Predicted 3D model of a 72-nucleotide RNA (transfer RNA) from a Bacteroidales bacterium. The coordinates come from a structure-prediction model, not an experiment, and the mean pLDDT is 80. Taxonomically the source falls in Bacteroidales (Bacteria, Pseudomonadati, Bacteroidota, Bacteroidia). The RNAcentral record of the sequence draws on ENA.
């Protein structure tokens, strides 16, 4: 230098065009308790980033940016 794959809550995972991006776990609040764990309700919180295709994009293209592997 060329290919190639991956990039989604604070973590780990879903969602292979049809929408309020689901779920566990964490942290908040509230119940229960004499506290307190446990356990039960809420809640907050994310598609790397820029552009195209589409009515419609986490998903399909294109380009940068990180990270991993092959090759030379």
């Nucleotide at each position: 230098g060329u290919u190639u794959c991956c990039g989604u809550a604070g973590u780990u995972u879903a969602a292979u065009g049809g929408a309020u991006a689901a779920a566990a776990u964490u942290u908040c609040a509230g119940a229960u308790u004499c506290c307190g764990g446990u356990u039960c309700u809420g809640a907050c919180g994310a598609u790397a980033a820029g552009g195209g295709u589409u009515c419609g994009a986490u998903u399909c293209c294109c380009u940068u940016c990180g990270g991993a592997a092959a090759c030379a």